């Protein structure tokens, strides 16, 4: 300096539940707790997952208006899916 992660030190995030907000939804923000993480620290670039407001096709309903239902589709979400970039405490084998 790089590469590694200890039965080390000192620190750091915060899963799922709940509260209260937003968003059509997938999520997402507070705030409480603490399931785990050596990048659970930043960035949607690449892959994969969600979700489908509005769109399109179909089927049903209905006097008319319309209403439901099923497929599809992301410029939407997810960084705690993975992978790629950048950036980091700390120093045992």
């Nucleotide at each position: 300096c790089a590469g590694c992660g200890a039965a080390a030190a000192a620190c750091g995030c915060a899963a799922g539940a709940c509260c209260g907000g937003u968003g059509a939804a997938a999520g997402c923000c507070c705030g409480u707790u603490a399931c785990g993480c050596a990048a659970a620290g930043c960035u949607a670039c690449g892959a994969g997952a969600c979700u489908a407001c509005c769109g399109c096709g179909u089927c049903c309903u209905c006097u008319u208006c319309u209403g439901g239902g099923c497929g599809u589709u992301a410029c939407g979400u997810c960084g705690g899916u993975c992978g790629a970039g950048c950036u980091a405490c700390c120093g045992a084998a």
The RNA shown here (c-di-GMP-I riboswitch aptamer) has 93 nucleotides and comes from a Gemmatimonadaceae bacterium. Lineage of the source: Bacteria > Pseudomonadati > Gemmatimonadota > Gemmatimonadia > Gemmatimonadaceae. The prediction has a mean pLDDT of 85. The model forms 95% of the base pairs in the Rfam consensus. Its Rfam family is "c-di-GMP-I riboswitch aptamer". Rfam's curators write: GEMM was predicted in a large-scale screen for bacterial structured RNA regulatory elements.